[in-house]
A computed fold for a 155-nucleotide RNA, annotated as FMN riboswitch aptamer (RFN element).
């Protein structure tokens, strides 16, 4: 230094503000009823992180021309840079086959060269619960891609 073994630790972020009002309560009025009570209407109060406007978020590995940072003082250096490029990740539904997770990007600029840089405008986000959820609650004090470390073995 490499390989394989065992163990330990770590390993996901996010509705500010406004509108509407499913629904709930109180009061009043009207109607029904022997009564309890029921139905309708109005006013007031509460009421959605789910609806509408708007706001906000982006796991891990790889790739990465110039930017940026550090060192060196000039290099074929190191670090850092993708939600929608390539790949990975728990889980959920179904008897099964199978399905969801596995989704989503364009335009312009620079340049020899850019799905990664710069600018602009877009788009995406499992399942269960509940007023229809990427953001709330729950499975989950779980699991896990992976990251770091310890120990000893072999070459």
């Nucleotide at each position: 230094a490499a390989a394989g073994a065992u163990c330990u630790u770590c390993a996901g972020g996010g509705c500010a503000g406004g509108g509407u009002g499913c629904c709930u309560g109180u009061u009043u009025c009207u109607g029904a009823c022997a009564a309890c009570u029921c139905a309708g209407a109005a006013a007031c109060a509460g009421a959605a992180u789910u609806c509408c406007c708007g706001a906000c978020c982006g796991a891990c590995g790889g790739u990465g021309a110039u930017a940026c940072u550090u060192c060196a003082c000039a290099g074929u250096a190191a670090g850092c840079a993708a939600g929608u490029c390539c790949g990975u990740g728990a889980g959920c539904c179904g008897u099964a086959a199978g399905g969801c997770a596995u989704g989503a990007u364009u335009u312009g600029g620079u340049g020899a060269g850019a799905a990664u840089c710069c600018a602009a405008a877009a788009c995406c986000g499992a399942c269960a619960g509940u007023a229809c959820a990427g953001u709330c609650u729950g499975g989950a004090u779980g699991g896990a891609a992976g990251a770091a470390g310890a120990c000893g073995u072999u070459u």
Its Rfam family is "FMN riboswitch aptamer (RFN element)". Its family is annotated with FMN binding in the Gene Ontology. From the family's description: The RFN element is a highly conserved domain that is found frequently in the 5'-untranslated regions of prokaryotic mRNAs that encode for flavin mononucleotide (FMN) biosynthesis and transport proteins.
The model forms 96% of the base pairs in the Rfam consensus.